Predicted 3D model of RNase P RNA and transfer RNA as a complex of 495 nucleotides. The prediction has a mean pLDDT of 76. It holds a member of the Rfam family "Bacterial RNase P class A". By type it is a ribozyme.
């Protein structure tokens, strides 16, 4: 200097004018109404004074507080999830810090990363053969048979070539995503873990770590090949539902209809020889209120589902909470404790905007520095246009993810050059 | 704001536990008819809503992104 990593942070500023939302005061009220429906309570307009989006406020992927499901403990069928060890935490498909694999020279980066001897299951095409292993083309033994050639008068002999069948091989080829360890040497008819050395593999041991795993030691000649983001096993985790939950208040309206279910005892009607079975009442060791059981306690006697009637208003729930900022102390961090300090959006046809100006900021080409010889690249100045994103609370937090012009800062790396 | 479905040929749908994609109408082309129609007989059309992961292989599993559709609220 260039190229690349990996952490944090900002993501416009000033001022001018007009605007919107909350709160507070002026306030024993300026207009309005004259007891206003209720409720912790007039309505409406001024003027002052504060407060007024975000790192992602989004996707709604997850997790949790919060509220109902009548309340509290257990339990587990189903079905969801998570899934390498150890920790953080309220929690977690989160973060932290190892360990394995795997990519890059390197900083450093990625990785749903448990079981494939519990079982069931898939593996198209092409290949001989896809899970039992197998043997197509090759190597190799053997050898019916054929072919020419030399030799002999001949029968016939020699050494050569092709090679049906039979047997042996998994070295090479070929097929595929995969073909049942790899390389070397010996070995052998040829050829194989047949035998050896290394390296991988398996289970013993032994050291070291909390552990997941490393490392060594001797043994085994190799079996036990992939898919479980296919069923499924193991081990944990999880009841639902969701702030339009849910709570009071006021208004209006018809509790109107239609399905389907309604055990057990008691009395008492009806009907019988008598009973069942039907009707009513009763409201209990009944029956509902969550799967199931337990335990207390309540509420209702009808419970479920569908059709419809009325309203479209108020208040709370909602802003002090697992809050933010600094500094301590503990820890490799994730965090956690302790000390100060600070109050920081709160709407519901939903405020936090709009123009202007100057300013910063990127690019884009331009001129001037660059004249004295020449020449321009960085750099620097001036004016010109042209840009200034992504998006916007909605009950609240923790995290993932995705979307963002453009910029700052720290720390590793890599190659060039110079001293 | 909160909850659920779906995205496959021009349309409207299948498409099972992964193995290379189908139906109907529609369109083209040829027959058949004087000539259209309807009938016959062929044929052309698919990034399976995008992008990444698992797999040997993905419409189908798993993740994220986009884009449409549905419900929901109080009172008696």
């Nucleotide at each position: 200097u260039c190229a690349g990593c990996a952490g944090g942070c900002c993501g416009g500023a000033u001022g001018g004018c007009c605007g919107c939302u909350c709160u507070g005061c002026c306030a024993g009220u300026g207009c309005c109404a004259g007891c206003g429906u209720a409720g912790u309570c007039g309505g409406c307009g001024g003027g002052c004074a504060g407060g007024g989006a975000g790192g992602a406020a989004a996707g709604u992927c997850c997790g949790g507080g919060c509220u109902c499901c009548u309340u509290g403990g257990a339990a587990g069928c189903a079905c969801g999830g998570u899934g390498c060890c150890g920790g953080a935490u309220a929690a977690c498909c989160u973060c932290c810090g190892g360990c394995g694999g795997g990519g890059g020279c390197g900083a450093c980066c990625c990785c749903a990363g448990g079981g494939a001897c519990a079982g069931u299951g898939c593996a198209a095409c092409a290949g001989a053969a896809a899970g039992c292993a197998a043997a197509c083309c090759g190597c190799c033994u053997u050898a019916a048979g054929c072919c020419a050639u030399c030799g002999g008068c001949g029968a016939c002999g020699a050494g050569g070539g092709c090679g049906c069948g039979a047997g042996g091989u998994a070295a090479g080829g070929g097929u595929g995503a995969a073909a049942g360890g790899g390389u070397g040497c010996g070995g052998u008819a040829a050829g194989a873990g047949c035998g050896c050395a290394c390296c991988g593999c398996g289970g013993u041991c032994u050291u070291g770590g909390u552990a997941a795993c490393a490392a060594g030691a001797a043994c085994g000649g190799c079996a036990c090949g992939g898919c479980a983001a296919a069923c499924c096993c193991c081990a944990c985790c999880g009841g639902g539902a969701g702030c339009a939950a849910g709570a009071c208040c006021g208004a209006a309206u018809a509790g109107g209809g239609g399905c389907g279910g309604c055990g057990c005892g008691g009395c008492g009607g009806c009907c019988u020889u008598a009973a069942a079975a039907c009707c009513g009442c009763c409201a209990g060791u009944c029956u509902c209120g969550u799967u199931u059981c337990c335990a207390g306690a309540c509420g209702a006697g009808c419970c479920g589902c569908c059709c419809g009637g009325g309203u479209u208003g108020g208040u709370c729930g909602c802003a002090g909470g697992a809050g933010g900022c600094g500094c301590c102390u503990g820890g490799c961090a994730a965090c956690a404790g302790g000390c100060g300090u600070c109050c920081c959006a709160g709407a519901c046809g939903a405020a936090u905007g709009g123009c202007c100006a100057u300013c910063g900021c990127c690019g884009c080409a331009c001129g001037g520095g660059c004249c004295c010889c020449a020449g321009u690249g960085a750099c620097c100045c001036g004016a010109g246009c042209g840009g200034u994103a992504c998006a916007g609370a909605a009950c609240c937090c923790g995290g993932c993810u995705u979307a963002c012009a453009g910029g700052c800062c720290u720390g590793g790396u890599g190659a060039c050059a110079u001293g | 704001g909160g909850g659920c479905g779906g995205u496959u040929a021009g349309c409207u749908c299948a498409g099972c536990c992964g193995g290379a994609a189908g139906a109907g109408c529609g369109c083209c082309u040829g027959g058949u008819u004087u000539a259209c129609a309807c009938c016959c007989a062929g044929g052309a059309g698919g990034u399976c809503g995008g992008c990444a992961g698992u797999u040997c292989g993905a419409g189908c599993c798993u993740g994220u992104c986009a884009c449409c559709g549905c419900c929901c609220a109080c009172c008696a």